RNA sequence: AAUCCAUCCGAGGGGUGUCCGAACCGGAAUGAGCCGGGCGGGCUGAGAUUUUACCCUUUGAACCUGAUCCGGGUCAUGCCGGCGCGAGGGACGGACCAGUUGCAGCAC
Numbered sequence: 001a002a003u004c005c006a007u008c009c010g011a012g013g014g015g016u017g018u019c020c021g022a023a024c025c026g027g028a029a030u031g032a033g034c035c036g037g038g039c040g041g042g043c044u045g046a047g048a049u050u051u052u053a054c055c056c057u058u059u060g061a062a063c064c065u066g067a068u069c070c071g072g073g074u075c076a077u078g079c080c081g082g083c084g085c086g087a088g089g090g091a092c093g094g095a096c097c098a099g100u101u102g103c104a105g106c107a108c
Stems, first nucleotide, its partner, number of pairs: 001101003007095004011057004017043005024037004063089003069082004
């Protein structure tokens, strides 16, 4: 000096499902009951409105499409597996410890 795992800073990208409950709110109906919202709890997950969080940013599987997909399982689900060591998309710059490499100098 270059590179740069990790880290930091800045910037950017992304998701929010399912089941149960009853005292709430709204809507339609009005016989039971139904739908949506909010609240509480269960499940998976990093994350299920947590958002001053969480994950991811090309060495990209975070996430979207395919997909109202296929198989299995579950009270149920985008739960698990396949699809997928990926078919099409998908968000970047800077600083820098260590390591490595190059150049130069000094000593033996």